[in-house]
Context: one part of a larger RNA
RNA sequence: GAGUAGCGAUAAUGCGGGUGAAAAACCCGCACGCCGUAAGCCUAAGGUUUCCUGAGUAAAGCUAAUCUUCUCAGGGUUAGUCGGUCCCUAAGCCGAGGCCGAAAGGCGUAGGUGAUGGAAAACAGGUUAAUAUUCCUGUACCACCAAACAGGCAUUUGAGUGAUGGGGGGACGUAGAAGGGUAGGCCAUCCGGGUGAUGGACGUCCCGGUUUAAGCUGGUAGGUGGAGGCUCUAGGCAAAUCCGGAGCCUCGUUAACACCGAGAAGCGAUGAGGAGGGAUUUAUCCCACAAACUGGCUAAUCCCACGCUACCAAGAAAAGCCUCUAGCGAGUCCGUUUGGUGACCGUACUGCAAACCGACACAGGUAGGCAGGGAGAGUAUCCUAAGGCGCUU
Numbered sequence: 001g002a003g004u005a006g007c008g009a010u011a012a013u014g015c016g017g018g019u020g021a022a023a024a025a026c027c028c029g030c031a032c033g034c035c036g037u038a039a040g041c042c043u044a045a046g047g048u049u050u051c052c053u054g055a056g057u058a059a060a061g062c063u064a065a066u067c068u069u070c071u072c073a074g075g076g077u078u079a080g081u082c083g084g085u086c087c088c089u090a091a092g093c094c095g096a097g098g099c100c101g102a103a104a105g106g107c108g109u110a111g112g113u114g115a116u117g118g119a120a121a122a123c124a125g126g127u128u129a130a131u132a133u134u135c136c137u138g139u140a141c142c143a144c145c146a147a148a149c150a151g152g153c154a155u156u157u158g159a160g161u162g163a164u165g166g167g168g169g170g171a172c173g174u175a176g177a178a179g180g181g182u183a184g185g186c187c188a189u190c191c192g193g194g195u196g197a198u199g200g201a202c203g204u205c206c207c208g209g210u211u212u213a214a215g216c217u218g219g220u221a222g223g224u225g226g227a228g229g230c231u232c233u234a235g236g237c238a239a240a241u242c243c244g245g246a247g248c249c250u251c252g253u254u255a256a257c258a259c260c261g262a263g264a265a266g267c268g269a270u271g272a273g274g275a276g277g278g279a280u281u282u283a284u285c286c287c288a289c290a291a292a293c294u295g296g297c298u299a300a301u302c303c304c305a306c307g308c309u310a311c312c313a314a315g316a317a318a319a320g321c322c323u324c325u326a327g328c329g330a331g332u333c334c335g336u337u338u339g340g341u342g343a344c345c346g347u348a349c350u351g352c353a354a355a356c357c358g359a360c361a362c363a364g365g366u367a368g369g370c371a372g373g374g375a376g377a378g379u380a381u382c383c384u385a386a387g388g389c390g391c392u393u
Base pairs, nucleotide, nucleotide: 013031014030015029016028017027018026032390033389034388035387040370041369042368046350047349050348051075052074053073054072055071056070060068061067080141081140082346083345084344087118088117092113093112094111098107099106100105122139123138124137125136126135142342143341144340145339146338147337148336149335151333152332153331160328161327165324166323167322168321173311174310175309176308179304180303181302184298185297186296187295188294190209191208192207193206194205195203211272212271215267216266217265222260223259224258225257226251227250228249229248230247231246232245233244235243236242273293276287277286278285279284280283312315356365357364372384373383374382375381
C1' cells in the first nucleotide's frame, strides 16, 4: 500500500423464549422465504469413524460461537434367505506338454483363472441415542442330513443310485402395435373431530383418516406346442428306455391335451397398523382396551412378456436344473410329519456432496433406482405435498 480488496452464488429473513461471561448466526416456538426429475429418498464407487452420547472452545470454521463434519472421553455396525464367499462361464489374463526365439523371452493346446452376466430361499409390524429384510413378534421359505409313518418296487430275471459321457433346457437382436393387469392417483362412502370475538355461512361446509406383505390354496385374462401309444433305427465318438430319423395305430384339428402364465379372490389376519380433539398443566388424564378400515373411476416407463407382429446387420457361454444310459448296487423310492445343520466376510455414516475427485467446508466433475398433486403431450415450465433447506460475516 491499507484498516483498502475480499469474507465464495441476490433462496431472505423477522420476532418471542431458553442456555450462557457474552447470542444476528446455537436450541425451542411462531411467522416469512427457497428446492420439490430435487437443493427429497434409496444405493454403487470412493472416503474410513466423519455415526450417537457427554464434556470442551486454544487451533480449524474466511466474522462471533455457548455451535460443528473441530478437540477429548465413552458407546455404536447382530443375517441360512440382502451382498460377497462357494458353483458356472465371457472378453481378457496365466499356461503342463508343444511351436518359435542368441539370451531375456514370445505364442499357444489341454487345463486354470476371471463378473460387468447365469445360478436355492423372507415378508409385514415393532424396537435403539446410534443397527436392522440382520434384534424382537407374527407368519413363511430353501438346501442338505437323520428318524418315524402309510403306500409302492425289489434282492442278480436287479429296486435304487448314477456320470468327469449323450440329449433337453438355461438361451438371449432391434423396432413397433394392441390387449389384460397392478403400483400409484382421484372422487365418493364411512369413521373421528371442528364450525369462528368481523357483513354472511349447520351446509352441496371445513380438517384428518379410510392401511395391511411374503407365503399357501387356486389356475383366470392371455401365450406356446397338435397330443398319446407301439415297432424299427447305418445318427448323437462307447451305451441308452433319452434326443434325432422312419413306419403304423388312436384321439384331435375355431378344439382336446400338455406346458407356461400376470392379476383378482380366499387363507395369512379374532393378527398388525390406525387421526385428532379436550382437560389440567408440561407431563399425565379423558373421548378410548379408540373408530371407520368400503365402492367407483383413472392409470404407468412396472408385470403378463421380447409373449405377439415386422425387419435385417441374424443377435454370449457354461453350470445349477430335467432326462438317458455306462458304472455301482441291497434295501430303497415317492409322499407326509418331526428333529438337526446352514460356517466365514461386509453391514455405522456420507454418497450431485462441507465426508468422493478437484491443495480449500472450492458456483466445477461423479454410475444406477424411486420421483406424489394442480395445469400440461411431457421427466418441459410454473405453483405445491412428503421431505429438506435460507447457501457461516
Molecule: large-subunit ribosomal RNA, domain III
Organism: Deltaproteobacteria bacterium